Annotation: Predicted 3D model of a 104-nucleotide RNA (SAM riboswitch aptamer (S box leader)) from Perlabentimonas gracilis. The organism belongs to Perlabentimonas, within Bacteria.
[in-house]
RNA sequence: UGUUUAUAAAGAAGAGCGGAGAGAACAGGCUCAUUGAUGCUCUAGCAACCUCAGCCAUACAGGCAGAAAGGUGCUAAAACCUGCCCGAUAGGGAGUUAUAAAUU
Numbered sequence: 001u002g003u004u005u006a007u008a009a010a011g012a013a014g015a016g017c018g019g020a021g022a023g024a025a026c027a028g029g030c031u032c033a034u035u036g037a038u039g040c041u042c043u044a045g046c047a048a049c050c051u052c053a054g055c056c057a058u059a060c061a062g063g064c065a066g067a068a069a070g071g072u073g074c075u076a077a078a079a080c081c082u083g084c085c086c087g088a089u090a091g092g093g094a095g096u097u098a099u100a101a102a103u104u
Base pairs, nucleotide, nucleotide: 002103003102004101005100006099007098008097013043014042015041016040017039021032022031023030026083027082028081029080044075045074046073047072049071050070052066054064055063056062079096084093085092086091
């Protein structure tokens, strides 16, 4: 990098650096932004995929509840909304993206 599975309408801030756009891609919107955004660093926090540690089941798969030290991820707005398919609409599905684990 690719593949598979699971999840994505919840949650969570300050300081410093820096200086122009940013919010995944493309498009249309809509928001944030010199009252300094996006990004980087530190601290803090949120979460619970792996890990840790139980109970149930035990053929496999799995289910319930817990801790948060480690591996991680995240901390504007539903993955900001929409775009493709079904539907009058509401909504549902697919696709794409992101994160985790396994594998290549």
The sequence was found by an Rfam model in a public genome assembly. It matches the Rfam family "SAM riboswitch aptamer (S box leader)". Gene Ontology term of the family: regulation of gene expression.